[in-house]
Order: sequence, then structure tokens, then C1' cells
RNA sequence: GGGUAGGGCUGUUAGGGCUUAUCUUACGAACCCCGCCAGGUCCGGAAGGAAGCAACGGUAAGUAAGCUCUAAGCCGCUAACAUAACCCUACCCUCC
Repeated sequence: GGGUAGGGCUGUUAGGGCUUAUCUUACGAACCCCGCCAGGUCCGGAAGGAAGCAACGGUAAGUAAGCUCUAAGCCGCUAACAUAACCCUACCCUCC
């Protein structure tokens, strides 16, 4: 210096862990959300009607809990496959 084999680095694929989002459940606006509106108020001679507070129900922003599914990101963590160049190890050959 060359060859062979293995490994590292690298890449692809799959998986795992973590995080976030979606999703589920619960809570969640006295009024500036919705519905339904007791009482009372207003219009009307009356029949009726109107607006509508509290309560009740449902939700929003959001908070908490859950990971069964889905998606994204991070980790080099695992495995398979691939490999030109680079690095390491072993063996063989050759040259000085």
C1' cells in the first nucleotide's frame, strides 16, 4: 500500500419512551353567551301580549383528570436492511 471480515459513523423502515394537540369525563360567564323564564314590571277596558331579573338547563374561553384511538415533534433508546467515502480492530498478501 492492497484485499477480506467485523464494528463505529451515516441513511431508510418499524418499534419504544417523553411532550403537545385532537378526543372523553368533570368543573366552568350575577350581567356584557344560548334556552326556558317563577315572582315582579310594562302595554291593553278585557282577552291576551311584550321585555325580562333570580333559579334551572346547556355551553364558550379556560382549569383538572384520563391515555383507548389518531396526528405532530423530540430522544439516538431498540431492531432489521443498506452502504461509496471516513475511523477502529483482526487476519492475509505485497512493496520499501
The RNA shown here (Bacterial small signal recognition particle RNA) has 96 nucleotides and comes from a Deltaproteobacteria bacterium. Model confidence (mean pLDDT): 81 of 100. It matches the Rfam family "Bacterial small signal recognition particle RNA". By type it is a non-coding RNA gene. The literature on the family includes a 2016 paper in Proc Natl Acad Sci U S A by Righetti et al., "Temperature-responsive in vitro RNA structurome of Yersinia pseudotuberculosis". The model forms 100% of the base pairs in the Rfam consensus.